[in-house]
Molecule: Bacterial RNase P class A
Organism: Thiohalomonadales bacterium
RNA sequence: GGAGUCGACUGGGCAGUCGCGCUACACAAUUAAGUGUAGGGAGGAAAGUCCGGGCUCCAUAGGACAGGGUGCCAGGUAACGCCUGGGGGGCGAAAGCCUACGGCCAGUGCAGCAGAAAAUAAACCGCCUGAGCAAUCAGGUAAGGGUGAAAUGGUGUGGUAAGAGCGCACCGCGUCGGUGGUAACAUUCGACGGCAUGGUAAACCCCACCCGGAGCAAGACCAAAUAGGGGAACAUCCACCUUGCGUGGGCCGUACGGUCCGUACGAGUUCCCGGGUAGGUUGCUUGAGGUAUGCGGCGACGCAUAUCCCAGAUGAAUGACUGUCCUCGACAGAACCCGGCUUAUAGGUCGACUCCUUUU
Numbered sequence: 001g002g003a004g005u006c007g008a009c010u011g012g013g014c015a016g017u018c019g020c021g022c023u024a025c026a027c028a029a030u031u032a033a034g035u036g037u038a039g040g041g042a043g044g045a046a047a048g049u050c051c052g053g054g055c056u057c058c059a060u061a062g063g064a065c066a067g068g069g070u071g072c073c074a075g076g077u078a079a080c081g082c083c084u085g086g087g088g089g090g091c092g093a094a095a096g097c098c099u100a101c102g103g104c105c106a107g108u109g110c111a112g113c114a115g116a117a118a119a120u121a122a123a124c125c126g127c128c129u130g131a132g133c134a135a136u137c138a139g140g141u142a143a144g145g146g147u148g149a150a151a152u153g154g155u156g157u158g159g160u161a162a163g164a165g166c167g168c169a170c171c172g173c174g175u176c177g178g179u180g181g182u183a184a185c186a187u188u189c190g191a192c193g194g195c196a197u198g199g200u201a202a203a204c205c206c207c208a209c210c211c212g213g214a215g216c217a218a219g220a221c222c223a224a225a226u227a228g229g230g231g232a233a234c235a236u237c238c239a240c241c242u243u244g245c246g247u248g249g250g251c252c253g254u255a256c257g258g259u260c261c262g263u264a265c266g267a268g269u270u271c272c273c274g275g276g277u278a279g280g281u282u283g284c285u286u287g288a289g290g291u292a293u294g295c296g297g298c299g300a301c302g303c304a305u306a307u308c309c310c311a312g313a314u315g316a317a318u319g320a321c322u323g324u325c326c327u328c329g330a331c332a333g334a335a336c337c338c339g340g341c342u343u344a345u346a347g348g349u350c351g352a353c354u355c356c357u358u359u360u
Base pairs, nucleotide, nucleotide: 001356002355003354004353005352006351007350008349009348010347012325013324014323015322016321017320018319020041022039023038024037025036026035027034043331047342048341050340051339052338053337054336055215056214057213058212062261063260064259065258067211068210069209070208071207072086073085074084075083076082087101088099089098090097091096102206103205107204108203109200110199124145125144126141127140128139129138130137131136153171154170155169156168157167158166172195173193174192175191176190177189178187179186180185219282220281221280222279229273230272231271232270233269234268237249238248239247240246241244252266253265254264255263256262289308290307291306292305293304294303295302296301
């Protein structure tokens, strides 16, 4: 100097004029809602609505089945399908990156075409033996060749009619043990075994663990208006004594995402038609909160101390104009709140690491 990998920050600035919303105080005002001062006013993703929760209601709140989710190990967290650190596998020269990573000897299914044969495996060419003049026939074989993504572990050697783990040596594979590690696992350690009853579960399935539902348009309160409207279906049985709006059982209905059991409540419940209202207040922003420092931890993060308050709109607030600087401005706007993931992102700045080249 170049190429690359990982991480972090920023995301137009400054000045002036006018305009908007919230909070606090003061004045004014009550047929009003105005004026002044002070302070704050969109994001790293506010997006997607994909996960997990807080909060509210069902509701007094259970069990089972069905259904759904996750899937290596150990930690973090309120929790998670997230994050951190490890392990296995894959990619890369490396820094690094990806991972839907429990189980195929529980069962079922699938793998087109080609090929003899694709797992209840199998013999096309070839090789060997016998018969035959020959064509060919019978038997053996799976080392060589072909087909295919994949075809009875690999190399060497002995043996054989020709071969084959058929035997042997080494490698590979499996089981058991030793050693290290909390574990997943590793092992240049040992013993035994001729050992491939293949692949695929992001195929059905099996196994382990986890899971109520609906949602701020939840919910609560106030005011006002209407027609206290019309129709249909189901439903009150038995026993006891203390004779009562009693106790127990049965039946019916409602609530609990689906089904069953169970629990609670109730004599009412369900359905259809028609009418009125849809206005205001609250929920609504102080939080599993931010920042700084110290300590512990490889790290995610935790603890302690100090400090700060940082949008609450409701047809929807932060905008318009002028001047100037420059890196000439990307993706893009809260609507109950928070922790994640995913997607989009012009330009600029910083740090660490890997490799190549050149010079000293």